[in-house]
The RNA shown here (transfer RNA) has 72 nucleotides and comes from a Thermoplasmatota archaeon. The RNAcentral record of the sequence draws on ENA. Rfam family: tRNA. It is annotated as a transfer RNA. Gene Ontology term of the family: triplet codon-amino acid adaptor activity. From the family's description: Transfer RNA (tRNA) molecules are approximately 80 nucleotides in length.
RNA sequence: GCCAUCAUAGCUUAGCGGUAGAGCAUCUGACUUGUAAUCAGAAGGUCGGGAGUUCAAUCCUCCCUGAUGGCU
Numbered sequence: 001g002c003c004a005u006c007a008u009a010g011c012u013u014a015g016c017g018g019u020a021g022a023g024c025a026u027c028u029g030a031c032u033u034g035u036a037a038u039c040a041g042a043a044g045g046u047c048g049g050g051a052g053u054u055c056a057a058u059c060c061u062c063c064c065u066g067a068u069g070g071c072u
Stems, first nucleotide, its partner, number of pairs: 001071007010024004018055001026042005048064005
């Protein structure tokens, strides 16, 4: 330098153009003599940045940034 894949909650990740979900972690409550475990609930996302297409974009197109792998 070229090619491919990827970037979504604190972490690991799901998401067929139509209000973004889950597990773990965190917080609150219940249970317990107390802790852990268990149960119930809550909070936490400007979907890496910018532009475009569209009535509507996490999703499609282009550029940039970063990560991983391959080729030279």